A computed fold for an 82-nucleotide RNA from Candidatus Portnoybacteria bacterium RBG_13_40_8, annotated as transfer RNA. The sequence was found in a public genome assembly. It matches the Rfam family "tRNA". The family's RNA type in Rfam is transfer RNA. From the family's description: Transfer RNA (tRNA) molecules are approximately 80 nucleotides in length. Model confidence (mean pLDDT): 82 of 100. The organism belongs to Candidatus Portnoyibacteriota, within Bacteria.
RNA sequence: GGAGAGUUGGCAGAAUGGUAAUGCGCUCGCCUCGAAAGCGAGUGGCCGCAAGGCCUUGCAGGUUCGAGCCCUGCACUCUCCG
Numbered sequence: 001g002g003a004g005a006g007u008u009g010g011c012a013g014a015a016u017g018g019u020a021a022u023g024c025g026c027u028c029g030c031c032u033c034g035a036a037a038g039c040g041a042g043u044g045g046c047c048g049c050a051a052g053g054c055c056u057u058g059c060a061g062g063u064u065c066g067a068g069c070c071c072u073g074c075a076c077u078c079u080c081c082g
Stems, first nucleotide, its partner, number of pairs: 001081007010024003018065001025043006044055004058074005
């Protein structure tokens, strides 16, 4: 220099162009004499007393009524070729 694969919450990891799953972890509660295990609820960010609002899939653009998904550029990681 060329080619391919990849980048999604604290971590792992799904998602056929139509509401960003699930598990682990964590928080609260139940249970217990107290824990562990188990069970229930919650758990991306910002604003808000709350109701709720806005934003969010590496970054920046584009296509589309609608993008994690398609297209372009860039950054980074891994593999292969020279």